This is a predicted structure of a 1500-nucleotide RNA (small-subunit ribosomal RNA) from an uncultured bacterium. Its Rfam family is "Bacterial small subunit ribosomal RNA". Its mean pLDDT, the model's own confidence on a scale to 100, is 82. The RNAcentral record of the sequence draws on ENA and SILVA.
[in-house]
RNA sequence: UAGAGUUUGAUCCUGGCUCAGGAUGAACGCUAGCGGCAGGCUUAACACAUGCAAGUCGAGGGGUAACAGGGAUUGCUUUUUGCGGUUUGCUGACGACCGGCGUACGGGUGCGUAGCGCGUAUAGAACUUACCUAUAACAGGGGGAUAGCUUGAAGAAAUUUGGAUUAAUACCCCGUAAUGUAUAUAGAGGGCAUCUUUUAUAUACUAUAGAUUUAUUUUGGUUAUAGAUGGCUAUGCGUUGUAUUAGUUAGUAGGUGAGGUAACGGCUUACCUAGGCUUCGAUACAUAGGGGUUCUGAGAGGAAUUUCCCCCACACUGGUACUGAGAUACGGACCAGACUCCUACGGGAGGCAGCAGUGAGGAAUAUUGGACAAUGGGCGGAAGCUUGAUCCAGCCAUGCCGCGUGUAGGAAGACUGCCCUCUGGGUUGUAAACUACUUUUAUACUUGAGAAAUAUGCUUCUUGCGAGGGGUUUUGAUGUUAGGGUAUGAAUAAGCACCGGCUAACUCCGUGCCAGCAGCCGCGGUAAUACGGAGGGUGCGAGCGUUAUUCGGAAUCAUUGGGUUUAAAGGGUUCGUAGGCGGGCUUGUAAGUCAGGGGUGAAAGGCUGCGGCUUAACUGUGGUAUUGCCUUUGAUACUGUUGGUCUUGAGUUAUAAGGAAGUAAGUGGAAUAUGUAGUGUAGCGGUGAAAUGCUUAGAUAUUACAUAGAAUACCGAUUGCGAAGGCAUCUUACUAUUUAUAUACUGACGCUGAUGAACGAGAGCUUGGGUAGCGAAAGGGAUUAGAUACCCCUGUAGUCCAUGCUGUAAACGAUGGACACUAGUUGUUGGCGUAUUUUUUUAUGUCAGUGGUCAAGCGAAAGUGAUAAGUGACCCACCUGGGGAGUACGGUCGCAAGGCUGAAACUCAAAGGAAUUGACGGGGGCCCGCACAAGCGGUGGAGCAUGUGGUUUAAUUCGAUGAUACGCGAGGAACCUUACCAGGGCUUAAAUGUAAGUUGCAUUAGUUUUAAUGGGCUAUUUCUAUUUUGGACUACUUACAAGGUGCUGCAUGGUUGUCGUCAGCUCGUGCCGUGAGGUGUCAGAUUAAGUCCUAUAACGAGCGCAACCCCUAUUGAUAGUUGCUAUCAGGUUAAGCUGAGGACUCUAUUGAUACUGCCGGUGUAAACUGUGAGGAAGGUGGGGAUGACGUCAAAUCAUCACGGCCCUUAUGUUCUGGGCUACACACGUGCUACAAUGGUAUGUACAGAGAGUUGCGAUUGCGUGAGCAGGAGCGGAUCUUUAAAACAUAUCACAGUUCGGAUCGGAGUCUGCAACUCGGCUCUGUGAAGUUGGAAUCGCUAGUAAUCGCAGAUCAGCUAUGUUGCGGUGAAUACGUUCCCGGGCCUUGUACACACCGCCCGUCAAACCAUGGGAGUUGGGGGUGCUUGAAGUCGGCAAUUUUUGAUUUGCUGCUUAGGGUAAACUUGGUAACUAGGGCUAAGUCGUAACAAGGUAACCA
Repeated sequence: UAGAGUUUGAUCCUGGCUCAGGAUGAACGCUAGCGGCAGGCUUAACACAUGCAAGUCGAGGGGUAACAGGGAUUGCUUUUUGCGGUUUGCUGACGACCGGCGUACGGGUGCGUAGCGCGUAUAGAACUUACCUAUAACAGGGGGAUAGCUUGAAGAAAUUUGGAUUAAUACCCCGUAAUGUAUAUAGAGGGCAUCUUUUAUAUACUAUAGAUUUAUUUUGGUUAUAGAUGGCUAUGCGUUGUAUUAGUUAGUAGGUGAGGUAACGGCUUACCUAGGCUUCGAUACAUAGGGGUUCUGAGAGGAAUUUCCCCCACACUGGUACUGAGAUACGGACCAGACUCCUACGGGAGGCAGCAGUGAGGAAUAUUGGACAAUGGGCGGAAGCUUGAUCCAGCCAUGCCGCGUGUAGGAAGACUGCCCUCUGGGUUGUAAACUACUUUUAUACUUGAGAAAUAUGCUUCUUGCGAGGGGUUUUGAUGUUAGGGUAUGAAUAAGCACCGGCUAACUCCGUGCCAGCAGCCGCGGUAAUACGGAGGGUGCGAGCGUUAUUCGGAAUCAUUGGGUUUAAAGGGUUCGUAGGCGGGCUUGUAAGUCAGGGGUGAAAGGCUGCGGCUUAACUGUGGUAUUGCCUUUGAUACUGUUGGUCUUGAGUUAUAAGGAAGUAAGUGGAAUAUGUAGUGUAGCGGUGAAAUGCUUAGAUAUUACAUAGAAUACCGAUUGCGAAGGCAUCUUACUAUUUAUAUACUGACGCUGAUGAACGAGAGCUUGGGUAGCGAAAGGGAUUAGAUACCCCUGUAGUCCAUGCUGUAAACGAUGGACACUAGUUGUUGGCGUAUUUUUUUAUGUCAGUGGUCAAGCGAAAGUGAUAAGUGACCCACCUGGGGAGUACGGUCGCAAGGCUGAAACUCAAAGGAAUUGACGGGGGCCCGCACAAGCGGUGGAGCAUGUGGUUUAAUUCGAUGAUACGCGAGGAACCUUACCAGGGCUUAAAUGUAAGUUGCAUUAGUUUUAAUGGGCUAUUUCUAUUUUGGACUACUUACAAGGUGCUGCAUGGUUGUCGUCAGCUCGUGCCGUGAGGUGUCAGAUUAAGUCCUAUAACGAGCGCAACCCCUAUUGAUAGUUGCUAUCAGGUUAAGCUGAGGACUCUAUUGAUACUGCCGGUGUAAACUGUGAGGAAGGUGGGGAUGACGUCAAAUCAUCACGGCCCUUAUGUUCUGGGCUACACACGUGCUACAAUGGUAUGUACAGAGAGUUGCGAUUGCGUGAGCAGGAGCGGAUCUUUAAAACAUAUCACAGUUCGGAUCGGAGUCUGCAACUCGGCUCUGUGAAGUUGGAAUCGCUAGUAAUCGCAGAUCAGCUAUGUUGCGGUGAAUACGUUCCCGGGCCUUGUACACACCGCCCGUCAAACCAUGGGAGUUGGGGGUGCUUGAAGUCGGCAAUUUUUGAUUUGCUGCUUAGGGUAAACUUGGUAACUAGGGCUAAGUCGUAACAAGGUAACCA
């Protein structure tokens, strides 16, 4: 020392990306009241107009251009004074000049520089230092010039030049001279090697300047020594990246002599030597001023170098020296170059990286300000002058800090706005209004410090000097300062961002994958808290956001503080160099280490105590810190080092043993192929099935013999050996190695191992052999949509041997090597013991290997677990998100193939590991189901009915569409229905209510018009009451409420289908797991069943199962009409018809019965089993109702309800007609058939369940019939309704028929306003297809299938062959679970989770992006060679002048900036074309991977 979001259906981990924090010389957007303190070209070291930034000294000098004064002279005026001219350096002063000092400071910038440049610490016994301080000494005598001035000349100018003349603190000479310098000699002392200090002597050499003053003033000059300050030089240590930069260097490394320098030194030169640097990173390339410090961070670190301070470098670019104490000189000089300017074209001038300012560049950075008042600098004796240093002001919210924009009261909780469940609430909100108060700030006026003093000057006193005391004069840019006071009045002052999560803060409207947002995840496709607006809220506040950069979070480069079996990561293995690390005892030392002292670590900054500005920022002062470096004195445990010693690490020896260890040479048998010969005959071979192939020229098969090459069955094993790769018949030779035991020997000789070396499967390459089998390529045959594959037949390279390369593998235990330690148990290989038996067994111990299982521990988990992935210490290798990519470029190795080394741009927010739950599998196991099988009957073929699709249409309304739509919604479309179409009408309407007003219309009947609705006309009208009135009722008008089968079933409720009447789905507590989750619910057995039993870290419970309910099967009791009729009586042609009866049947209420209860067998039990018993029924007796958690965004907004949206003289409503009935066609569901188990005709018999008054309708009559007339009975156990198959008889004899009935003609009938589109039925005639139905497919397990009829709903009628019920007749088959389909449980794999209708790969096509190669082309860079070569220093020569010291000029040598040229190197830009890569909702082709992914996958 804080974390969060994001990979998944969920989880744990690994791992990246992103966010919250701080900071900034910032910029941009919106906004803006004040003050204080700071800061302000990060880009073009780009170019610069203009002004200023370095002068000063007359107390150095000659002097006098300007100013002032004086003198002389003169003019005017004269009254003095005054004004003017000329002259005079006389005075104050002073332009230019000579001279001195300064200009090397101060100020700017960061180009260059990877360096002793910087930092730090030392050294100078190798040096210097103007001005300043102290001390000592000295200042004598001469000289010649020169600027200025003056006078000529040249030139446009800048400027140059001749003559004449003059001064100095300018210059020169002589003299003097040491404690100076040089040389020599002698002595003494010191030290650190060279050396150094000091004394004495000798010789030689070397100085100078005056000025000022009333003053014995003050000051300057020369020499020497010392100090101070500044500089110079040398050295140790530290100081960026790249090895895809590995070798570099000729003055280079060293020596001697000489030169040079202030000084050491290859600094330079001559000669000699051949060295120097470098994997502890030289050289090269790239980048960069360094530090104090600043930001961040818990710290260690990381990043930065703006302001301030220190150092360095630079001054247009490059070079050079001069002057000077100091420069290789920002505002000096010379030369070259580029650029700009002036020009009379001959020549000249310039350098803002000083302060302002301009242009340019840029996202971006200020005034051509004031003052020398203060501080500091220069000059001067001083006054003073000068100073863009500095102090101030101006501009800018650029930052930090402070203040304010009011305070208190005030509920009718006002108005507006916004929201809602809307006659009302909530919120804005004490907010406002209103009342009272205050006046910081702003404005106006007034007053007013400190910065100014121990200053300068003058003066005075004390004093030896230094200095001290007193007095006095003067000085403020800032500045209308700060501060104080007075006045007025809430008066002058609030915004910005955000509100899906992270992350504080939510609603409405608009929009509709559009517009847009976005830091990450992600929002937006009609109900967006995520876009835009509004209301409200949150955060900060004169600011707030965004962008950029940086540290943090990030333990995400891990020293503190990470990892490498599977996530990224152990080198293929061994040997071994450097390096790193290293056993026991002991001696010395003191390098590391530890302790004390000293020096240094500048100031500022940071921290801290105390102070100053009203506070703070800011600032003053003291302390601490500055973790470092140097030095010194100690300590000696540990490490190092030195000496000695030891044996346990390591090795040697002996004995014994082991092995598929290696190399070479031999060798055996089996098999295969081939050849020869024999036997033998038609096929062989091959496959899922085939074919290609071989074979009558005799194959295959079989026998014998021969030849060839390769591989070594059994033994043989989680056995052995080897470093790994790898190694297997047997024998021999040679070689290496391991283990055990034992004593002897050596005495730490060890471990690891970068670079390096050797070995290194297979494939491949070279050369030469060999080649039986197998077998890339290739050919053929199949398969397939295709099949460049899988399968089959051939078959070359290869596989084998020798030789030389290659150097890689999923070279794997995906686990580097070596050492030590840490519970057990059980195999096995090779040794050695002990005990026991002794034919070698058994038991046990131990060493070395090799296996299984497991404790602790570890681990994300899986797992590992003495053969560690545990615990320690050592060394090496490697990793840091996925892709791009093990690619490109470069280098290196290779004959090649290729290997090793090994990036970036760009792109994504993941990629990944382990485990969990599901789902899935052309994975496995168990089980069930009319799932298959076994059967019966159908569908699919025909005609018709009906529904759907399609097509058509003005419309053919809408919905349902695999199973789970299609005789479905619809249980009944001629009108209506009706939703559709065409046309005609209506507009508060068809219904209802309230309020207000009006009216007696209306209704009913008739008439007219119209297709009809509608419109027009005529007649008619209620109650109370005396009546006017009034009320009721009706109608009309107005207002408010309507209406919609319009959209969204993906906004919904409700209802429904399906998996499925399948046996499942869950919970509480406990336990296990870091967790998702698991357990329970699994296992064994059993069941129709998660049904029950046993076992069991589970124990219980819930929803389902079962049961409870209804019907049915048996029966008791009760009841007895409309039902029944045995007995009794009556009665009929007959009949429960009648009396009567309750026995029976039946009806309808309530009970009983069945529970594996009993018996045998099996089993622990549950349970199963038995032609068991009993029973009407036996193992759920048979049916029905009943449908768990959930799945399919399943169906329905057109049953109904409902959110939102849409229409409102229409998408509402009404009427007529049409349509939903169309018709080339396709499909589903049915009916009728194809006939003799049948048709037809006649006769005879037996149900159940229903319905009925707008009804069912008997009997009777008429009609061939449908039906008509008429109407008994019945609102029903009473009346109405012929059951049909069946049975009996007859006929038909296998035909398109006496089968079949479609279609069509004619005639009727019924319903209904109305049967044309478009109804049913009847009669008569007509008499189509069809002779049992391809592939395929459906239903059914018993009162079932099949077959036969009856009834109901809807309904005027009917399209019903549909549907819902009812009964009659009434079968066959099930061995069984291999297969198909569906389902359940367990298990396994998974890259799936929208869950296999999943996921996903590659080419091609298209758009975009970056990159590599590329004939070339065009830039940059640093070297090299040759050549040319300015200025300048140094040297030489000549001339000139000369004060004889020297100077100047010219030529020349060396060197050198620059230029030219040549060949290379290196690094960019660009390029036709080209290569791969990335990316992009819906392109093409296939389907490679994930399941056994349909040929297991993968590596070389």